[in-house]
RNA sequence: UGGGGAGUCGCCAAGCGGUAAGGCAACGGACUUUGACUCCGUCAUGCGAAGGUUCGAUCCCUUCCUCCCCAGCCA
Numbered sequence: 001u002g003g004g005g006a007g008u009c010g011c012c013a014a015g016c017g018g019u020a021a022g023g024c025a026a027c028g029g030a031c032u033u034u035g036a037c038u039c040c041g042u043c044a045u046g047c048g049a050a051g052g053u054u055c056g057a058u059c060c061c062u063u064c065c066u067c068c069c070c071a072g073c074c075a
Stems, first nucleotide, its partner, number of pairs: 001071007010024003018055001026042005048064005
């Protein structure tokens, strides 16, 4: 430099045009002498960034950023 893949909650991870499931963790509560276990509740206004298309974008398009793989060039 070229090609391919990935980026979603603190971590993992589903969703891939109709407005973000779930698990762990965390927080609040119930239970308990206390803790653990168990149970109930809360937990993304937002999907790497900025633009564009669209009635509507995490999803499609463009550019850029980060990470991984392959190839090439220089040393």
A computed fold for a 75-nucleotide RNA from Tumebacillus lacus, annotated as transfer RNA. Rfam family: tRNA. Rfam describes the family as follows. Transfer RNA (tRNA) molecules are approximately 80 nucleotides in length. By type it is a transfer RNA. It was read from a public genome assembly.